[in-house]
Context: one part of a larger RNA
RNA sequence: GAACGAAUGUUGGCGGCAUGGAUUAGGCAUGCAAGUCGAGGGAACCUAGCAAUAGGGAACCGGCGUAAGGGGCAGUAAGGCAUGGGUACCUACCCGGCGGUUCGGGAUAGCCACCAGAGAUGGUGGGUAAUACCGGAUGACGUCGUGAGACCAAAGAUUUAUCGCCGUCGGAGGGGCCCAUGUGAUAUUAGCUAGUUGGUGAGGUAACGGCUCACCAAGGCGAAGAUGUCUAGCGAGUGUGAGAGCACGACCCGCGCCACUCGCACUGAGACACUGGCGAGACACCUACGGGUGGCUGCAGUCGAGGAUCUUCGGCAAUGGGGGCAACCCUGACCGAGCGAUGCCGCGUGCGCGAUGAAGGCCUUCGGGUUGUAAAGCGCGAAAGAGGGGAGAAAACCCCGAAAGGGGUUGAUCUAUCCUCAGUAAGCUCGGGCUAAGUUCGUGCCAGCAGCCGCGGUAAGACGAACCGAGCGAACGUUGUUC
Numbered sequence: 001g002a003a004c005g006a007a008u009g010u011u012g013g014c015g016g017c018a019u020g021g022a023u024u025a026g027g028c029a030u031g032c033a034a035g036u037c038g039a040g041g042g043a044a045c046c047u048a049g050c051a052a053u054a055g056g057g058a059a060c061c062g063g064c065g066u067a068a069g070g071g072g073c074a075g076u077a078a079g080g081c082a083u084g085g086g087u088a089c090c091u092a093c094c095c096g097g098c099g100g101u102u103c104g105g106g107a108u109a110g111c112c113a114c115c116a117g118a119g120a121u122g123g124u125g126g127g128u129a130a131u132a133c134c135g136g137a138u139g140a141c142g143u144c145g146u147g148a149g150a151c152c153a154a155a156g157a158u159u160u161a162u163c164g165c166c167g168u169c170g171g172a173g174g175g176g177c178c179c180a181u182g183u184g185a186u187a188u189u190a191g192c193u194a195g196u197u198g199g200u201g202a203g204g205u206a207a208c209g210g211c212u213c214a215c216c217a218a219g220g221c222g223a224a225g226a227u228g229u230c231u232a233g234c235g236a237g238u239g240u241g242a243g244a245g246c247a248c249g250a251c252c253c254g255c256g257c258c259a260c261u262c263g264c265a266c267u268g269a270g271a272c273a274c275u276g277g278c279g280a281g282a283c284a285c286c287u288a289c290g291g292g293u294g295g296c297u298g299c300a301g302u303c304g305a306g307g308a309u310c311u312u313c314g315g316c317a318a319u320g321g322g323g324g325c326a327a328c329c330c331u332g333a334c335c336g337a338g339c340g341a342u343g344c345c346g347c348g349u350g351c352g353c354g355a356u357g358a359a360g361g362c363c364u365u366c367g368g369g370u371u372g373u374a375a376a377g378c379g380c381g382a383a384a385g386a387g388g389g390g391a392g393a394a395a396a397c398c399c400c401g402a403a404a405g406g407g408g409u410u411g412a413u414c415u416a417u418c419c420u421c422a423g424u425a426a427g428c429u430c431g432g433g434c435u436a437a438g439u440u441c442g443u444g445c446c447a448g449c450a451g452c453c454g455c456g457g458u459a460a461g462a463c464g465a466a467c468c469g470a471g472c473g474a475a476c477g478u479u480g481u482u483c
Stems, first nucleotide, its partner, number of pairs: 001483004006479005013347006019340002026303003030300003035064003040061002045056004071258003080183008089175003094171008102136004111126006142151003156163002184230003191221003196218008233255003237248004260281005283294004311337001313336003319333001320331004350380004360371004385421005392414002397408004427472005432453003438467005448455002
């Protein structure tokens, strides 16, 4: 000098764009953050009706989603990451191709009755439906097999336009696994290893493999640093620097890992699953003491610790996601607003004229000098603010139509620009040298200053004050850290 997720002192007008729990991966009150589908199913019940019937419809069964999105960086020095290769594999939804969509059956929740319990909830009996479940048929360009051959499926709904269902092949996108190279410190850690290293066979997996097991052999790694210990998420990048390098990895993007702590599997295309399940533990809460419930490292918010880091806000209008034929519903993703000079950038705090160089202040050689065109005064009229109007951010979507086209509707929030009114916003640090800018008074090695050199013991340009000046300016200094 540059930089910062900064902090701190004094001061503080406006806007745009960013950014804001770095410490205790400490504990959490409250609300919200994942639902949707009646065009899969039966239906309690409600409304209208004399009824037929029509409209609505909780909970329940069922489908898809909840493995994404969102948060954090604890662990991890290699099951990671980066780059470049490989294949023994999988892939719901989406796209394309070829085929199929047949005949039956038994249950169960909801419901009803009874019972147990403080409750959470549970039990017994009866009875009901499905795109839930099961069986038969058919079944190849699928699977297995050298072959003959063997084996495997389905579901319907409706407003009649469609939406689905099953098998298989291919694609796209996504993933699993393997290899090579690179990727901290420490030798005041020198030896480490029995599923260990390899083989045969088997099991297991979507798949290769000691992944697991039985048997056999005795291997494997290591001063080019094994093993141990400490530290750490990695990269694209960021800061600085002429570069080489050094330091770092906030925000944003990609990958990995974690979800009170530890372990485990289930379901599923996908999890060993943040707001699913089971077991154990710590903690907290309810209890009728028998037993139960919970997990903010989601968005806000709270306590604690800390030098220190925000609103218990608005909206689904846009973008995107889930469900649905759609209308639409949900979405603390997201879009916006709020708070903080935390940063960067822009604008303003006025402009022109104005000398008797006013008053006051300070200095003085007492002549004057300086503050200083500065003020006053005269004229002008922008920013912000208040009121009013307002294009645009809006593309879609719905209806009519064969199409072209026509019609209707959607803004939480922000705002270009236009009209009217109105004087209301400057400080901070420094002035001995480095380093731009000095005089007077006070103090008297005191009080104090200080980044380094060093100032202060009676005329201190270095302390304190005043005036004046210098620098930067909505900031200016200080501290910390990196180069």
Description:
The part of an RNA shown here (small-subunit ribosomal RNA, 5' domain) has 483 nucleotides and comes from an uncultured bacterium. Rfam family: Bacterial small subunit ribosomal RNA. Rfam links the family to the GO terms structural constituent of ribosome and ribosome. Its mean pLDDT, the model's own confidence on a scale to 100, is 83. The RNAcentral record of the full RNA draws on ENA and SILVA.